Model confidence (mean pLDDT): 84 of 100. Predicted 3D model of a 264-nucleotide part of an RNA (large-subunit ribosomal RNA, domain VI) from a Pirellulaceae bacterium. Rfam family: Bacterial large subunit ribosomal RNA.
Context: one part of a larger RNA
């Protein structure tokens, strides 16, 4: 565009993808069988491998915006204290994300048509016979069930809900301008995200930053003091510093502007 008013929500489920996966152990039972060796069919329980799904509580990785310690040289005139530089200069650790090696879940069970197979009942063909008429059992296999997309399934479904009959000119139908359910640009953004698009906000706001307090992780900050010749040490001090965390606060920015149905 269309789905014969315009919109938000919320679903049916046509049709199509995916998964339905392997062993162990145990118990039935050393039973059935079988001279013996040997050794089950079945049935219930456990347990694990591969494979996937989903999350980051835990265990680690990553964390070039955090935290400390440390070399060499250079700079702030000197000290002391900070900065550049050199693979984040190199060491140890490290928040949120985002991972696996982690944690958690998953394959079942049910039902229906059936293959092989195995009956029932039964003629042809007085028997016989699963079949010719008719009736059943039966599989990891198919149809469903269990996830997952999904009404442009042009047969375009279904419900809920919300929305307008003003004014003016012609002139009986049609033009203008208002309102309006809602959208959308635009702006603030992140659980999204290659762009769109999802999705949280737009002052009747916590959307983002900023500040406050808190958490987290570094691990005892400068300065002064005091001890010592002196490196250094101890006191104030489990301190100072803290990103992506949580929570509060309108200090900053979220301005403006279109679009949109007249009774089908």
């Nucleotide at each position: 565009c269309g789905u014969a008013c315009g919109a938000a929500a919320c679903u049916u489920g046509a049709a199509g993808g995916g998964g339905u996966u392997c062993a162990u152990c145990u118990u039935u039972a050393g039973u059935a069988c079988g001279a013996g060796a040997g050794g089950a069919u079945u049935u219930g329980g456990a347990u694990g491998g591969a494979c996937g799904g989903a999350c980051c509580u835990c265990u680690g990785g990553u964390g070039u915006a955090c935290c400390a310690g440390u070399u060499g040289u250079c700079a702030c005139g000197c000290u002391a204290g900070u900065g550049g530089c050199a693979c984040g200069g190199c060491u140890g650790g490290a928040u949120a994300g985002c991972u696996a090696a982690g944690u958690u879940c998953g394959g079942a069970a049910a039902g229906g048509a059936u293959a092989a197979a195995c009956g029932c009942u039964g003629a042809a063909a007085g028997c016989a016979u699963c079949u010719a008429a008719g009736c059943g059992u039966g599989a990891a296999g198919c149809c469903c069930u269990c996830c997952c997309u999904g009404a442009g399934a042009u047969a375009a479904g279904g419900u809920u809900u919300c929305g307008u009959a003003g004014c003016a000119g012609u002139u009986u139908a049609c033009u203008g301008c208002g309102a309006g359910a809602g959208u959308c640009c635009c702006c603030u953004c992140a659980a999204a995200g290659a762009c769109g698009a999802u999705g949280a906000g737009g002052u009747u706001g916590a959307u983002a930053g900023g500040u406050c307090a808190g958490a987290u992780g570094u691990g005892u900050a400068a300065g002064c003091a005091c001890a010592g010749u002196a490196a250094u040490g101890u006191g104030u001090u489990c301190a100072g510093c803290u990103u992506a965390c949580u929570g509060a606060u309108a200090c900053u920015a979220a301005c403006g502007g279109a679009c949109g149905a007249a009774a089908g």